[in-house]
RNA sequence: UGCGUUGGUCAGGUAGUCGCGUGUGGCCGGUUAUCCGGCCACGCGAGGAAAGUCCGGACUCCACAGGGCACAGCGCCGGGUAACGCCCGGGCGGGGAAACCCGCGGACAGGGCCACAGAAACAAACCGCCGCAGGUCGUCAGACCAGGUAAGGGUGAAAAGGUGGUGUAAGAGACCACCGGCGCGCCGGGCAACCGGCGCGGCCAGGCAACCCCCGUUGGGAGCAAGACCAAGCAGGAGGGAUGGUCGCAAGGCCGGGGAGUGACCCGCUUCCUUCCCCAGGGGCAACCUCCGGGUAGGUCGCUAGAGGCCGGCGGUGACGCCGGUCCCAGACAGAUGACUGCCGAUGACAGAAUCCGGCUUAUAGACCGGCGCAAACU
Repeated sequence: UGCGUUGGUCAGGUAGUCGCGUGUGGCCGGUUAUCCGGCCACGCGAGGAAAGUCCGGACUCCACAGGGCACAGCGCCGGGUAACGCCCGGGCGGGGAAACCCGCGGACAGGGCCACAGAAACAAACCGCCGCAGGUCGUCAGACCAGGUAAGGGUGAAAAGGUGGUGUAAGAGACCACCGGCGCGCCGGGCAACCGGCGCGGCCAGGCAACCCCCGUUGGGAGCAAGACCAAGCAGGAGGGAUGGUCGCAAGGCCGGGGAGUGACCCGCUUCCUUCCCCAGGGGCAACCUCCGGGUAGGUCGCUAGAGGCCGGCGGUGACGCCGGUCCCAGACAGAUGACUGCCGAUGACAGAAUCCGGCUUAUAGACCGGCGCAAACU
């Protein structure tokens, strides 16, 4: 320098004018006000993904003695964390020349499935080979059949370990040696997954568990439209609630009584029960008074100071943890973050908060910083 691989940072800058949301302060107005409105000044005002809503939590309400079943998620080992399906380190397998990347329980517990091709997709006979022992025919060469055979051919992504020998009618782990795999035992290393060594056993019958299943492990449900609070009032409910006298033909007046407040209003009823009527007694209904009064809408809270950012030190290979210092960094509810101009730079991506936080995934122009691998040249 080129090619590659991996980790991280930024996400146009700056100045001015006008505008929007929110907070604080000041002034003015609403009769007081912490409430409302106006004006002024100052502070702050989207993201690395605010997205998908796929996981995990905080928080809130509801449910809940304990245990089990069912259902769902997860799955090598160790660690990190509030927790996780995330992250870090390690192990094994696969890809790559390498840096590096991808994957992960169990297929001899059982069931099911395996496109096309192929005879057959798990104990298989299509071609081929053999046809010893058995049968039929025979011109005595043999032909045909029953049958044997996984060595060879063919199909396929995959066909029953490989090479050589023994053996046989032909063959075959049937047997033997070596190699490969698997299992068991012992020894050594490692917390473990696992690795290495030695010995033994012909154990060698494929794949799929994101199909059921088995083993282990985790999980109560709903979600900020969660949930909490509020003045006055309405429907409704409970309780309290009236001796009346007198004048007048009457409307009404006066006196007395009840009643929130001197007042409005009420002292009424052809109402019910005590067999009918009168008296008397009891109940019901009014105005009025006291108390209760669900939800929706409206208002207030929840609402943003937090598993928080930045800097430094210490521990750890690392994820991360601890300590110290410092900073406050949107909080709306029709929902604010925009427009114009100058200069620089460029023709500039994906994209807009709505309870909050940790992840994953997806989208993304360009610029910058670092680690590592390979190749070439120079010193």